[in-house]
Context: one part of a larger RNA
RNA sequence: CUGGGCGUAAAGGGCGUGUAGGUGGCAACGUAAGUUAGGUGUGAAAUCCCUGGGCUUAACCUGGGAAUUGCGCUUGAUACUGCGUAGCUAGAGUACUGGAGAGGGUAGUGGAAUUUCCAGUGUAGCGGUGAAAUGCGUAGAUAUCGGAAGGAACACCAGUGGCGAAGGCGACUGCCUGGAUAGAUACUGACACUGAGACACGAAAGCGUGGGGAGCAAACAGGAUUAGAUACCCUGGUAGUCCACGCCGUAAACGAUGAGAACUUGCUGUUGGGCGCAUAAAAGCGUUUAGUAGCGGAGCUAACGCGAUAAGUUUUCCGCCUGGGGAGUACGGUCGCAAGAUUAAAACUC
Numbered sequence: 001c002u003g004g005g006c007g008u009a010a011a012g013g014g015c016g017u018g019u020a021g022g023u024g025g026c027a028a029c030g031u032a033a034g035u036u037a038g039g040u041g042u043g044a045a046a047u048c049c050c051u052g053g054g055c056u057u058a059a060c061c062u063g064g065g066a067a068u069u070g071c072g073c074u075u076g077a078u079a080c081u082g083c084g085u086a087g088c089u090a091g092a093g094u095a096c097u098g099g100a101g102a103g104g105g106u107a108g109u110g111g112a113a114u115u116u117c118c119a120g121u122g123u124a125g126c127g128g129u130g131a132a133a134u135g136c137g138u139a140g141a142u143a144u145c146g147g148a149a150g151g152a153a154c155a156c157c158a159g160u161g162g163c164g165a166a167g168g169c170g171a172c173u174g175c176c177u178g179g180a181u182a183g184a185u186a187c188u189g190a191c192a193c194u195g196a197g198a199c200a201c202g203a204a205a206g207c208g209u210g211g212g213g214a215g216c217a218a219a220c221a222g223g224a225u226u227a228g229a230u231a232c233c234c235u236g237g238u239a240g241u242c243c244a245c246g247c248c249g250u251a252a253a254c255g256a257u258g259a260g261a262a263c264u265u266g267c268u269g270u271u272g273g274g275c276g277c278a279u280a281a282a283a284g285c286g287u288u289u290a291g292u293a294g295c296g297g298a299g300c301u302a303a304c305g306c307g308a309u310a311a312g313u314u315u316u317c318c319g320c321c322u323g324g325g326g327a328g329u330a331c332g333g334u335c336g337c338a339a340g341a342u343u344a345a346a347a348c349u350c
Base pairs, nucleotide, nucleotide: 004321005320006319007304008303012318014201016199017198021194022193023192025088026087028085029084030083031082033081034080035077036076037075038074039073040072041071042070049065050064051063052062053061054060091191092188093187094186095185096183097182098181103177104176105175106174107173108172109171110154115149116148117147118146120144121143125136126135162169163168206247207246208245209244210243211242215241216240220236221235222234223233258317259316260315261314262313263312266295267294268293269292270291271290272289273288274287275286276285277284299306300305323350324349325348332343333342334341335340
């Protein structure tokens, strides 16, 4: 390389938008580039193969043929692909109406709780643990009541419920705004799918500048435990956690399962919408559609399991894997303020 693979054995890019490229619905006409058939030229000789001949045979030499799977020219064919023209509506999209939603951004508002401060009552303990001690408290703590401040998070509702491309999103209200979905018509007429590069987003931690700082809490200090205890437990406690702006670009970024399309027995729950039956109205029943779960048939799988949300049967495009260690390391490049990220070997060894 031809292959074979990627849920758990090595292997799906963290996730989108999208360029080049690859691939692409139905039907007609034209063309004849790909495709295909014939003819022709060329494809040196030797070698190889087939078949004759010559050395007593063979090796060897030699005649003829075949082969040279290719390329050019030419004459045809037109199913498929391409190209051109003019169409279609089943893919895709637009318009209209409707309901659902922690989707995003921003401004404001609220109550519970913790903490601190002020004031009252009140007196000797509080706190903490397996047991203690450090710690706090007669300068009046803990407890309790009233008030104030400030920050962060939003109990119940809450649900294998919802929304989002993923990361993720949960008090309430306003404003701005994205997407999905249902219904019935009309319109556009293949406008589509994927997507190397590129660009955008991307938990937590971390970094820069400026704020903020209630609680929690790396580091750190002390008390315990212990043979020791740089821990687990306790008392404190700084970065950080929060906000604004700018970086970082990684995670078991997981469904460890790339995206799109088609096809293939069923049962049960649940969310949003439509239709029908029923009803005073609901609840309910049936059906359909878009999700989301549990089981399960065929089939698949090494097994576990998956099973219309496939890991089944096909198809298009992208990414990735190729024994373990060395190593996701070194060197070099790119990016970054740094931390580091990304790309990515070899010697050697089993």
Model confidence (mean pLDDT): 89 of 100. A computed fold for a 350-nucleotide part of an RNA from an uncultured prokaryote, annotated as small-subunit ribosomal RNA, central domain.